[in-house]
Molecule: transfer RNA
Organism: Rhodothermales bacterium
RNA sequence: GCGCUUGUAGCUCAGUUGGAUAGAGCGUUGGUUUCCGGUACCAAAGGCCGGGGGUUCGAAUCCUCCCAAGCGCG
Repeated sequence: GCGCUUGUAGCUCAGUUGGAUAGAGCGUUGGUUUCCGGUACCAAAGGCCGGGGGUUCGAAUCCUCCCAAGCGCG
C1' cells in the first nucleotide's frame, strides 16, 4: 500500500432479509430475606448503535468517506 472482518449499556454479546417504544447475561444501585455478609427473589438506573454525509415515508440494518482494532497478501 491492497483486501477481508469487527465497532450496539461499565464488561461479554444478540439484534436474519429496513418498520414503530433497541435487548440478554454479568456487573451497579435500591428493596425483601439475614445478627452481618454471601446466596436467593423483586425493582430501577444505564445506549440516541465508532464519527460525518447520502438513499428512503422510515436506517443499528443499505450506499459512501473517515477513525479505531484484528487477520491475510505484498